[in-house]
Context: one part of a larger RNA
Molecule: large-subunit ribosomal RNA, domain II
Organism: Candidatus Chloroheliaceae bacterium
RNA sequence: ACCGGCGAGUUAACGUCUGUGGCAAGGUUAAGGGAGUGAAACCCGUAGCCGGAGCGAAAGCGAGUCUUAAUAGGGCGAAUUUAGUCACAGGAGUUAAAACCCGAAACCAGGUGAGCUAACCUUGGUCAGGCUGAAGGUGCCUUAAUCGGCACUGGAGGGCCGAACUCACCAUUGUUGCAAAAAUGGGGGAUGAACUGAGGUUAGGGGUGAAAUACCUAUCGAACUUGGAGAUAGCUGGUUCUCCCCGAAAUGUAUUUAGGUACAGCCUCUUUGUAGAGGCUUUGGGAGGUAGAGCACUGAAUAGGCUAGGGGGCGCAAGCUUACCAAACCUAACCAAACUCCGAAUGCCCAAAGCCAGCCAAAGGGAGUGAGACGGCGAGUGCUAACAUCCGUCGUCAAAAGGGAAACAACCCGGACUAGCAGCUAAGGUCCCUAAAUAAUGGCUAAGUGGGAAAGGAUGUCAGAACACGUAAACAACCAGGAGGUUGGCUUAGAAGCAGCCACCCUUGAAAGAGUGCGUAACAGCUCACUGGUCAAAUGUGUACUGGCGCCGAUAAUUCAACGGGGCUAAAGCCAUUUACCGAAGCUCUAGCUUUCAGUCGUGAGACUGGAGGGGUAGGGGAGCGUUGUGGGAGCAGUGAACACCACCGUGAGGUUAGGUUGGGAGCGACCACAAGUGAGAAUGCCGGU
Numbered sequence: 001a002c003c004g005g006c007g008a009g010u011u012a013a014c015g016u017c018u019g020u021g022g023c024a025a026g027g028u029u030a031a032g033g034g035a036g037u038g039a040a041a042c043c044c045g046u047a048g049c050c051g052g053a054g055c056g057a058a059a060g061c062g063a064g065u066c067u068u069a070a071u072a073g074g075g076c077g078a079a080u081u082u083a084g085u086c087a088c089a090g091g092a093g094u095u096a097a098a099a100c101c102c103g104a105a106a107c108c109a110g111g112u113g114a115g116c117u118a119a120c121c122u123u124g125g126u127c128a129g130g131c132u133g134a135a136g137g138u139g140c141c142u143u144a145a146u147c148g149g150c151a152c153u154g155g156a157g158g159g160c161c162g163a164a165c166u167c168a169c170c171a172u173u174g175u176u177g178c179a180a181a182a183a184u185g186g187g188g189g190a191u192g193a194a195c196u197g198a199g200g201u202u203a204g205g206g207g208u209g210a211a212a213u214a215c216c217u218a219u220c221g222a223a224c225u226u227g228g229a230g231a232u233a234g235c236u237g238g239u240u241c242u243c244c245c246c247g248a249a250a251u252g253u254a255u256u257u258a259g260g261u262a263c264a265g266c267c268u269c270u271u272u273g274u275a276g277a278g279g280c281u282u283u284g285g286g287a288g289g290u291a292g293a294g295c296a297c298u299g300a301a302u303a304g305g306c307u308a309g310g311g312g313g314c315g316c317a318a319g320c321u322u323a324c325c326a327a328a329c330c331u332a333a334c335c336a337a338a339c340u341c342c343g344a345a346u347g348c349c350c351a352a353a354g355c356c357a358g359c360c361a362a363a364g365g366g367a368g369u370g371a372g373a374c375g376g377c378g379a380g381u382g383c384u385a386a387c388a389u390c391c392g393u394c395g396u397c398a399a400a401a402g403g404g405a406a407a408c409a410a411c412c413c414g415g416a417c418u419a420g421c422a423g424c425u426a427a428g429g430u431c432c433c434u435a436a437a438u439a440a441u442g443g444c445u446a447a448g449u450g451g452g453a454a455a456g457g458a459u460g461u462c463a464g465a466a467c468a469c470g471u472a473a474a475c476a477a478c479c480a481g482g483a484g485g486u487u488g489g490c491u492u493a494g495a496a497g498c499a500g501c502c503a504c505c506c507u508u509g510a511a512a513g514a515g516u517g518c519g520u521a522a523c524a525g526c527u528c529a530c531u532g533g534u535c536a537a538a539u540g541u542g543u544a545c546u547g548g549c550g551c552c553g554a555u556a557a558u559u560c561a562a563c564g565g566g567g568c569u570a571a572a573g574c575c576a577u578u579u580a581c582c583g584a585a586g587c588u589c590u591a592g593c594u595u596u597c598a599g600u601c602g603u604g605a606g607a608c609u610g611g612a613g614g615g616g617u618a619g620g621g622g623a624g625c626g627u628u629g630u631g632g633g634a635g636c637a638g639u640g641a642a643c644a645c646c647a648c649c650g651u652g653a654g655g656u657u658a659g660g661u662u663g664g665g666a667g668c669g670a671c672c673a674c675a676a677g678u679g680a681g682a683a684u685g686c687c688g689g690u
Base pairs, nucleotide, nucleotide: 001690002689003688004687005686006685011097012095013094014093016091017090018089019088020087021086022085023084026050027049028048032044033043034042054061055060064076065075066074067073100238101237103235107228108227109226110225111224112223118202119201120200121199122198123197124196125195126194127192129161130160131159132157136153137152138151139150140149141148165189166188167187169186170185171184172183173182204220206216207215208214213222241624242623243622244621245620246619251264252263253262254261255260265369266368267366268365269364270363271362272361273360278356279355280354281353282352283351284350285349286348292342293340294339298336299335302332303331304330305329307326309325310324311322312321313320314319372397373396374395375394376393377392378391380389381388402413403412404411417592418591419590420589422588423587424586428582429581430580431566432565433564437579439578440577441576442575443574444573450568456552457551460549461548462547463546464545466543467542468541469540477534478533479532480531481530483507484506485505488502489501490500513528517526518525593614594613595612596611597610598609599608600607601606625679627676628675629674630673631672632671635668636667643663644661645660646659647656648655649654
């Protein structure tokens, strides 16, 4: 891991609700007894319990009573409108119950442990060999004598080197090991606070500890074992057959509350009800201060004017003055969730009409939910960040499969009872992958834009509309002119069109600035404006603007990788118009099943006709299948039971008393009831097998 078996809402009491049955203003027995094969059934047993009357704290009174001074008022009752009780079955609940099952870490009590290890006590044992050479001693020298010196002797030391022994500092191997701590090679101590044998002492709220919370038998921030004990677990996991109908919630309030719970909300079932109260549309009537807008209030805020006041300057002062600041006022243009002179659309309330239907309400039984998610719209928080967060509102998912979006809970279309090798459509599509148009008409795009992106930039291109110039010749190009007063005045070393300041006239003329740029020290020189000519445009040229589609801006890390791919350019891209087709579990058709409502028929179960339904998690309700045993009961069985396989039947759980078999070899059991140790795939489930 697989297979097989085992494996989880039980039992008792109580009240409560539903169903069925008995009796009924009553209902019923308990213990116990009789009889009996019997704990069954039958007959007694009326003690007790519930109901039949309430009110009051109570005494008590009583269809009333309490309050009170009250015959008042009021409260609770009676009556108008009246049913209980006993039993059985079922639903959910409660219990100092283990209470669906498994699961703690812990707490307490009694014991067992110092054969491991810690410390201590008693008694034993062990330490190759080598080195060093303390004190002391002896002799000699020296000294007045000591002191001191030399030689020899001596043999101290938590002394030195190093085996046994002991320790465990480093590395490698080992890591399903040789080993639940080792091996190998190095390393420390090795006469000492040394190592070690045997016997003994200390015990868990404790011991022992050269102290690490270390050690106390592979266990230690409190050992192990048995018991309290099935501790408790608002937590995690698991909880076993089928079909049919309906179908949620992730919200509010409260909570030592926030992953729990109570009540309400939303679901389901039963009963009852009514003037259809409910929903949608239309019409009529109503409340309101949002969006927007506005500045009349409250504030904010800009420019100008006007003008108190303030600041600056002058003045002894009076006062004068001011390109300063500025209230109020005026003009113009603005801002506001906590501004409003105004003011929608929606929504909300009331009414009527039409339409709709698992529609409305109440009471009662049973729940689950109280972690929501994303998307659109309206706000707050945040960065008008977040697959962010918090509200409102609608949708989808949750609990929804199908088609589309390449893939993709939440987006678009659309809600799957079953079957069909039938038809029509939705979203989205129709060159190939790939079902259907290489469809039609008119435009646009040249960027593979399409098929990712901004501010900003640009003679891209198409369309529109405006102005100016143009055969009296425009625009561009080429030829020629571009002058005189004058070097204008000032300034300046100089300033002559061209450093700078001021002014910017007049003349000639076809035209020519007191000068557009380059240039000079200043002049000079080149050039422009402006004018003539050449050439020549009927549709030209110039300027600014509006719209469509494109261009640049454009760097992400291993080729393509920003159309799903191939590939696509009068398109297979974009815009507009049109027709056809494809396309889903949608709609239709054919056949069948089922729920429910109405009608008809039927004693009834039910049948028929017509209408409307049948996605579904938590969850509610209904109807069934199967297992084991018991009672009743037709029966079967060595002339072959259970069981197995095949085949067949049923919507399914399942079935075959009627089929077949090479099987199997001893019990089985239709049908009607009853009772449960009653259904397995999951619990890191338990046991066994392989």